[in-house]
Context: one part of a larger RNA
């Protein structure tokens, strides 16, 4: 100087408390351990591994296993020699890959050139090892308020001071004081989005206004008033008033205002820590391999199942289930695509193809909500696992191993022990919608809107963190 303390002081954070909803019990989905297996490829392991790399394992992917093949090799470059072919195509056998046989170059008068192959060789190839040799990227402490430097001063020195102190703040934020005076990286602001208004814009919106027309609809003429789309601007700064305070910084209350003290949300992650993670995204040193640890193909496996754990979905019902009727979104996607009206089918779906490169057409009926009826507390009209049969779709192909529909079947489950998680407001809870990946496959992930709470006395305690101080035999 740090680190540590079941030392002290001060202060924060859904850290506790106050509340609301869960997990832990059930069934299923998914990941992991374990076990099994020819193989169940590999990595990730407290927080910070376990719906993680996987934003799509039937083949492919694929790295694993079995079997069958190839060896200048599946892709590429250089050199030398040789050939006129190789390939396509045809024939044979084969599960395919590959193998065997057949046919067999171009330009040029020529020299020669091009193209392709074979052979040899120098490189190849490796998801083989080492993340404790590395780059790059990432997680975490933590969006915590800290981490440092120059000059000066003090100290023999390590170092100290500044950065401590009194206030204050979300903040090393600001004010005051002070042997310090300044400065840098962080904080904040500048950026995006959302909330109010104004201007401009007008193939969306509007009968607001006028006219036409319809069973009806901005349907048509017409118009940019409104909504909205997009661009630009205004607006919030403790600016104003009162109080408290050292007359300071600031805090408390108020006015005005769509918004008030960082308005809400996002992006943004200082010096560093964990020899944290990744050699399998990529790059890369070293080591290993070279008729195999490379490469091609068929099939299998990654989907196994006595069990254990994590993360979820669906429930156990009446604030509910079912049937009928009837409203209201946002964001997004679409030409190898989205696919309407119609017709067929109980349905999944099929047929068909209007329109749309999309504020114009389509996906697209939002659902919960609301109204009416029914069920009456029961393992039920709750719950839907499991299984049987019949179908549909994608795809070369759904046996291992896809998704969906119909009929039948109807399991466990009556609110879950010890323990444990999330959340402070348009949040939790609850309801549906979209997208990426993608031929097909979503209870996962990333977004979007609808409905919309309860509680916070307080900081004694648990956890994590910041500043000062104290002890230390630790570095």
């Nucleotide at each position: 100087u740090g680190a540590c303390g079941g030392g002290g002081g001060c202060c924060c954070g859904c850290a506790c408390a106050a509340g609301c909803g869960g997990u832990g019990g059930a069934g299923c989905a998914u990941g992991u351990g374990g076990u099994u297996c020819a193989a169940u490829u590999c990595g990730a392991c407290g927080c910070a591994a376990c719906g993680c790399g996987a934003a799509g394992a039937a083949c492919c992917u694929u790295a694993c296993c079995c079997a069958g093949g190839c060896u200048c090799g599946a892709a590429c470059g250089g050199c030398a020699a040789c050939u006129g072919a190789c390939a396509u195509c045809c024939g044979g056998g084969g599960a395919a890959a590959g193998c065997c046989g057949g046919c067999u170059c171009c330009c040029g008068c020529a020299a020669g050139g091009g193209c392709a192959g074979u052979u040899g060789u120098c490189g190849a190839g490796g998801u083989g090892c080492u993340g404790c040799a590395u780059g790059g990227c990432u997680g975490u402490c933590g969006u915590c308020a800290g981490c440092u430097c120059g000059u000066g001063u003090c100290g023999u020195g390590a170092g100290a001071u500044g950065u401590u102190g009194g206030g204050u703040u979300a903040a090393g934020u600001c004010c005051c004081g002070c042997a310090a005076c300044g400065a840098g990286c962080g904080c904040a602001a500048c950026c995006c989005u959302u909330g109010u208004c104004c201007g401009c814009u007008g193939u969306u919106g509007c009968c607001a206004u006028c006219a036409g027309g319809u069973u009806a609809u901005g349907c048509u003429g017409g118009g940019c008033a409104c909504u909205c789309u997009g661009c630009g601007g205004a607006g919030a700064c403790u600016g104003c008033c009162g109080g408290u305070g050292a007359u300071a910084a600031a805090c408390c209350g108020g006015a005005g205002g769509a918004a008030g003290g960082u308005g809400g949300g996002g992006a943004u992650g200082a010096c560093g820590u964990c020899a944290a993670g990744u050699c399998a995204g990529c790059a890369u040193g070293g080591c290993c391999u070279u008729u195999a640890u490379g490469u091609c193909u068929g099939g299998g496996g990654c989907u196994a199942c006595a069990c254990a754990c994590g993360u979820g979905c669906u429930a156990c019902a009446a604030u509910g289930g079912c049937a009928g009727g009837u409203a209201c979104a946002a964001a997004c996607c679409g030409u190898c695509g989205c696919g309407a009206u119609g017709c067929c089918g109980c349905a999944a779906g099929g047929u068909g193809g209007a329109g749309c490169u999309a504020a114009u057409c389509g996906g697209a009926g939002a659902a919960a909500a609301c109204c009416u009826g029914u069920c009456u507390c029961a393992g039920u009209u709750c719950g839907g696992a499991u299984u049987g049969c019949a179908g549909g779709c994608u795809g070369c192909a759904a046996c291992u191993c896809g998704c969906c529909u119909g009929c039948a079947u109807g399991a466990a489950g009556u609110u879950g022990g010890a323990a444990u998680c999330g959340c402070u407001a348009g949040u939790a809870a609850u309801c549906g919608c979209g997208g990426a990946u993608c031929a097909g496959c979503a209870c996962g992930c990333c977004g979007c809107g609808g409905u919309g709470a309860a509680u916070a006395c307080g900081u004694u305690c648990c956890c994590g963190g910041g500043c000062c101080u104290u002890g230390u035999a630790c570095a």
The part of an RNA shown here (small-subunit ribosomal RNA, 3' major domain) has 475 nucleotides and comes from an uncultured Acidobacteriota bacterium. Its Rfam family is "Bacterial small subunit ribosomal RNA".